[in-house]
RNA sequence: AGUAAGGAUAGAGGUGCGACAACCAUCAGUACGUAUGAGGAGGAGAAUGAGAUCCUUUGAUUCAUGCCGAAAGGGGACGUUGCCGAAGUGGAAGGAAUCUCAUAUUCCGGAAGCUGGUUUCUCGGCUGAACAAUCCGAGGACUGUCAUAUAGGAGACUAUAUGGAGGGCUAUCUUACGC
Numbered sequence: 001a002g003u004a005a006g007g008a009u010a011g012a013g014g015u016g017c018g019a020c021a022a023c024c025a026u027c028a029g030u031a032c033g034u035a036u037g038a039g040g041a042g043g044a045g046a047a048u049g050a051g052a053u054c055c056u057u058u059g060a061u062u063c064a065u066g067c068c069g070a071a072a073g074g075g076g077a078c079g080u081u082g083c084c085g086a087a088g089u090g091g092a093a094g095g096a097a098u099c100u101c102a103u104a105u106u107c108c109g110g111a112a113g114c115u116g117g118u119u120u121c122u123c124g125g126c127u128g129a130a131c132a133a134u135c136c137g138a139g140g141a142c143u144g145u146c147a148u149a150u151a152g153g154a155g156a157c158u159a160u161a162u163g164g165a166g167g168g169c170u171a172u173c174u175u176a177c178g179c
Base pairs, nucleotide, nucleotide: 002177003176004175006174007173008172009171010170011169014084016083017082018081019080020079023076024075033067034066035065036064037063038062042055043054044053047103048102049101050100051099087115088114089113094108095107096106097105116143117142118141119140121139122138123137124136125135127133145164146163147162148161149160150159151158152157
C1' cells in the first nucleotide's frame, strides 16, 4: 500500500429538509344562535349497540325563510430559526379524550422496518369538505455521489452507458490487524 458495514470531526447535494409566530385564502354564508311559519311525537351527546341521564304536547327533533355568523383540522406564500437522516413514512407496546360500557374514532406516544434528493410530468390508491394538500404504488424527467465499462486527454479530468444506496459520498485525524 491494504483490511474493518472500525471511530471522531468537518463538509457537499438543492426550487434541499423541519419547526415556529403573525398573515392570506379555504372550510363557509356552513355549524351555532335568533325570529317567523309549517308540522305533530318523539328526540339528544362526533358513528353503532346497550345503559343511565336530560329535552319535549308550555309543541321538541325536523323542514322552509329572514337576520347574525364562527372555530378546529388541512393548505399557501413570506419571514425567523434549527439543520444536511436534514427529514419523511411506519401508530407496535403504553397513555389520554367523548355521560358510562363495548366496538369504532381522535390526540399523545416513533420500537422494528422502508426511503439518496427533487419533480408546478402521467396513471392508480389512502386520508380529506376539497378540482387543495400530504402520503403510498407504478412509470417518466432532472440531479448529487460512488463503482464498472467505453471514448477523449500527457495528466488533472471530461463525456456516455450500466449499476449501487444515506449503513452512502468527500476531506482530515485516529484505532485495531497486517506488511